The part of an RNA shown here (large-subunit ribosomal RNA, domain I) has 590 nucleotides and comes from a Deltaproteobacteria bacterium. Its Rfam family is "Bacterial large subunit ribosomal RNA". The RNAcentral record of the full RNA draws on ENA.
Context: one part of a larger RNA
RNA sequence: AGCAUACGGUGAAUGCCCUGGUGCUGAGAGACGACGAAGGAUGUGGUUAGCUGCAUUAAUCCUCGGGUAGUUGCUAAACAAACUGUGACCCGGGGGUCUCCGAAUGGGAAAACCCACUAGAGUAACCCUCUAGUAUUGCAUGUUGAAUAAAAUAGAUAUGCAAAGAGAACGAAGGGAACUGAAACAUCUAAGUACCUUCAGGAAAAAAAAUCAAAUGAGAUUCCCCCAGUAGUGGCGAGCGAACGGGGAACAGCCCAAACCAAAUGUAUGUAAGCUGGUAGGCGUUGUAUAUUUGGGGUUGCGGUACCUUUCCGAUAUUUCUACCAAGAUAUCAAAGAGUUACAAAAGGAGUUACGAGCCGAACUGUCUGGAAAGGCAGGUCCUAGACGGUGAUAACCCGGUAGGUGUAGUAAUUUCUCUCUUGAGAGGCUACCAAGUACCAUGGGACACGUGUAAUCCUGUGGGAAUCUGGGAGGACCAUCUUCCAAGGCUAAAUACUACUCAGCAACCGAUAGCGUACUAGUACCGCGAGGGAAAGGUGAAAAGAACCCCGAUAAGGGGAGUGAAAUAGAAUCUGCAACUGUAUGCUU
Repeated sequence: AGCAUACGGUGAAUGCCCUGGUGCUGAGAGACGACGAAGGAUGUGGUUAGCUGCAUUAAUCCUCGGGUAGUUGCUAAACAAACUGUGACCCGGGGGUCUCCGAAUGGGAAAACCCACUAGAGUAACCCUCUAGUAUUGCAUGUUGAAUAAAAUAGAUAUGCAAAGAGAACGAAGGGAACUGAAACAUCUAAGUACCUUCAGGAAAAAAAAUCAAAUGAGAUUCCCCCAGUAGUGGCGAGCGAACGGGGAACAGCCCAAACCAAAUGUAUGUAAGCUGGUAGGCGUUGUAUAUUUGGGGUUGCGGUACCUUUCCGAUAUUUCUACCAAGAUAUCAAAGAGUUACAAAAGGAGUUACGAGCCGAACUGUCUGGAAAGGCAGGUCCUAGACGGUGAUAACCCGGUAGGUGUAGUAAUUUCUCUCUUGAGAGGCUACCAAGUACCAUGGGACACGUGUAAUCCUGUGGGAAUCUGGGAGGACCAUCUUCCAAGGCUAAAUACUACUCAGCAACCGAUAGCGUACUAGUACCGCGAGGGAAAGGUGAAAAGAACCCCGAUAAGGGGAGUGAAAUAGAAUCUGCAACUGUAUGCUU
């Protein structure tokens, strides 16, 4: 020095574990904010570094309900001082307080700071301090008020209401790439994607046919499965890619503009036309035309409505200049119907159901092994409960729970009552109305599966520019016939999309180099001027019983005894403790 055996050191793999993570399902919720949010800074505890909570009333205050014997949050023990059956601590509902920054809003600023004005309070008074108010814009109402005589407007000012900001994804709209593919590349593709901006909601958007269809017809929108990778489109390359029709989910329909009537106001006309009709009386700033506003009316395509004539149709009261008759209108009741998400718009009472702080909730002993029984053996019990977790090893019957019941405040849904609202039907006639710089055309673009093509349809820049029911659009150039629908105004639940968040659960998902970057003081330490980047780090034991006391050593570190414990080669550098690396002892070889 090598090899072997035994026993170690170092080292951290492996095994086992899970208060963490990943993906998904079902419910809920999708809240917030000038009554100051989201997010922060700084404070706040008897002793207090961090986390958590809270805000000068500062690990909290008041009240209502639950609940129970202990309590003063966690790392994290201790001391001190307290609270508590007159119910503390704790859990749920409501309220109070809530510094400073931040939309930040009195002015300013290098966020958490500086400086004001007005009114009030403190003071004998000033300084000073405290309290409240003081941003901008829009709308409404009022007071004022120029150039410019009056009026009007601009402007000023007061009061009230509103907006702003935040938010993971989902939505609508306005803008809008490139890499890439085409085996190069330019039309094309990627893709109306990524990204930017604006705006909204718990969903959004869309939506009650100027739609389809095709010679029978269907009947708003949205989503899914087919139709179908079909018909088409396409340097007819790469690629892109429908509809009709069928089957499902869910279903809900409505309101205006106009004609016409009435009222108010302005303008024009200017004395009698007129005041519902008839007779008599009376009135006359009334009437007529026009414009605006308001109310009624009306909403459709076998065209609709208004207007005129006419037939039928509850009761009572009032009224239309006065009286009588007729006719009309209004109100109330009755009858019929509807309503709180659209179709007008609110509110209250009662009941039921669901959620919720919680509450009730069955049934086991002996013995053996062991440190410990839930294990073995023996004999029992409950089950609308043999899900799961814990307990010194593996527990239906030890504990928490589970099945099943029950539940305050409050919230939501629903039913009903009160309440609120609406209401003639038909026939005939011809006159009026039925959404205009619109439809449509030309041209330049865009969207449609459709790249200008035979290119309809939809949107639009520029230029032209209709009709009103004997009207107008569409049916993929265009024309005719036929069929079908009624544009140029608006509202509308459900089926659909998503998950930052809450609750309940699931997994041939991970198990500390894995799983989220983070199982731990984690978006921390640290790096960067900054935008930003971004770790490592889990495990004693059933229980600290965490090693009193003695010895060596420096009043160390570390160790040896003793003691605890089932175990200390479980000793805090703590479960297990591989390999590399490195020793001690013995044997063999050289």